Description:
RNAcentral holds the full RNA, with entries from SILVA. This is a predicted structure of a 511-nucleotide part of an RNA (small-subunit ribosomal RNA, 5' domain) from an uncultured Lachnospiraceae bacterium. Its mean pLDDT, the model's own confidence on a scale to 100, is 84.

[in-house]
Context: one part of a larger RNA
């Protein structure tokens, strides 16, 4: 000049779009952020309704009240599916196959989804809830007894699967791989209807999504020169979905490095972002895409999927409640608080769109998004009025006292009506009856009225702008050269000028 997640001084109408803790990965009151299904069970509970039972009252066929039956509708605490592994944060770790970029499997896995092929027979014992009793301040458990299932667990069945053997044929860089026959062997399932389906098992394949492994590349230090013991590699095994010292036993003595190992010190990496003519340098804010982490550290359970941010277990610090015997608790979700800072927001509305999860579906969940609120943070519009006005008024500054200047500026006259305001109307966004947080907002018409709206910095050169006073190397400017000791265009103030503009300067930071 140019950018900025900026900040401070002054000053500030308006409206779209953004973006808003860079400090302390520091502590958190409080409310929300993950549920859902009754069409998987069996109770409990509430209304209703139906025919019988029982009792009062009595006008003997009506009212009322009780208990217990089936039955529709409802609510829902457990049991049981799915789903809390997505979405949302935040960058402490990490120099790493961590990212990126081409690859690579004869080493793999895959819930929900779609295509194919087959099937769904016949049983069992349980056990929550619940009723009893008991302990406990709590938080919560223990004993007995019942009960259900699409919850658990055996039998039967096996096209086609697995796992052991042994065979052809055909291929392959090896380990092998496919195909096709064979024996033995092992494992399945759940029901529920409105009869359309809607679920269920196995098996093959697709599509997603994830694990693996490899070649490039990926910051500074040599005032860090030698590092390493499961360390390097075989062999056996066990362990993974799977390769693999990933483990373990045994053997061998090897692997790595001046082409920088090891140490140390910094750092999330990318697409991009900013400069810049390119080459480069700097950056990793918001938006995607990968990783890692969820109070510190560790460990596994469950599951397709996690060693799992609003799971669980152990240790450790802090809180917090305790009846002292023992509990609870994790805002790097969205708000918001206290702290720290130079410095960063509303304890807001809606699920109406869009996704997501649950459900056959209505729907119900959703601080994910979608909106609205706060800040000139910052990028773009736009307004502060437009015309005509010389007596060149007043007034200010300045003077050679004639004037100069400020200045068409103003005042008056003449208009317009952005934009603020009042009234009326009033949306798209919701593809097909309703359905809109945003919002009576954009927007459209109409009224009055120049009314409510201009700073800031600078003026010796660089650099576009000058007088005059005050002050006297003082007090004071200063980005560099440098003013200021008595006529200062450099200080401090006025007048006036240049610049830029809802902003100006000024500091940081990069190029």
């Nucleotide at each position: 000049g140019g950018a900025u997640g900026a900040a401070c001084g002054c000053u500030g109408g308006c409206g779209g779009c953004g973006u808003g803790c860079u400090u302390a990965a520091c502590a958190c009151a409080u409310g929300c952020a993950a549920g859902u299904c009754g069409a998987a069970c069996g109770g409990a509970g509430g209304u209703c309704u139906u025919a019988g039972g029982a009792g009062u009252g009595c006008u003997u066929g009506c009212a009322c009240u009780c208990a217990g039956a089936a039955g529709a509708c409802u609510u829902u605490a457990g049991u049981g599916g799915c789903g809390g592994a997505c979405g949302g944060g935040u960058g402490a770790g990490u120099a790493a196959c961590g990212c990126g970029u081409g690859g690579g499997g004869a080493a793999c896995c895959u819930g929900c989804c779609c295509c194919g092929u087959a099937c769904c027979g016949g049983g069992g014992g349980a056990u929550a809830a619940c009723a009893g009793c008991c302990g406990g301040a709590a938080a919560c458990g223990g004993c007995u007894g019942c009960u259900a299932a699409a919850a658990c667990c055996g039998c039967a069945u096996a096209a086609g699967c697995g796992c052991a053997c042994a065979g052809u044929a055909u291929c392959g860089c090896a380990u092998g791989a496919u195909a096709c026959a064979g024996u033995g062997u092992g494992a399945a399932a759940a029901a529920c209807u409105c009869c359309g389906g809607u679920g269920g098992u196995a098996c093959g394949g697709g599509a997603u999504g994830g694990a693996c492994c490899c070649g490039c590349g990926u910051c500074u230090g040599a005032u860090u020169a030698g590092c390493c013991a499961g360390u390097u590699g075989g062999c056996a095994g066990g362990g993974u979905a799977a390769c693999g010292g990933c483990c373990u036993a045994c053997c061998a003595a090897a692997g790595c490095g001046a082409c920088g190992a090891u140490c140390a010190g910094u750092a999330g990496c990318c697409g991009g972002c900013c400069u810049g003519a390119g080459a480069g340098g700097g950056u990793g804010a918001a938006c995607g895409g990968c990783c890692a982490c969820a109070u510190u550290g560790g460990g596994a359970c469950u599951g397709a999927g996690a060693c799992a941010c609003g799971g669980c277990c152990c240790a450790a610090a802090c809180u917090c409640c305790u009846a002292c015997g023992g509990g609870a608790g994790g805002c790097a979700g969205c708000a918001g608080u206290g702290g720290g800072g130079a410095a960063u927001a509303u304890u807001g509305c809606a699920c109406a769109a869009u996704g997501g999860g649950g459900g056959a579906a209505a729907c119900c969940c959703u601080g994910a998004u979608g909106c609205a609120g706060c800040a000139a943070c910052g990028c773009c519009g736009c307004g502060u009025g437009a015309g005509u006005g010389a007596a060149g008024a007043a007034g200010g500054u300045u003077u050679u006292c004639g004037g100069a200047u400020u200045g068409u500026a103003a005042a008056g006259c003449u208009c317009u009506g952005u934009u603020a305001g009042c009234a009326g109307g009033g949306a798209a966004g919701a593809g097909g009856a309703a359905g809109g947080a945003c919002g009576g907002u954009a927007c459209c018409u109409g009224c009055a009225g120049a009314g409510g709206a201009a700073g800031c910095c600078a003026c010796g050169g660089c650099u576009a702008a000058c007088u005059a006073c005050g002050u006297g190397c003082c007090a004071g400017c200063a980005g560099c050269c440098g003013c200021g000791g008595u006529a200062a265009u450099a200080c401090g103030u006025a007048g006036g000028u240049g610049g830029c503009a809802a902003g100006c300067g000024u500091u940081g930071u990069u190029c």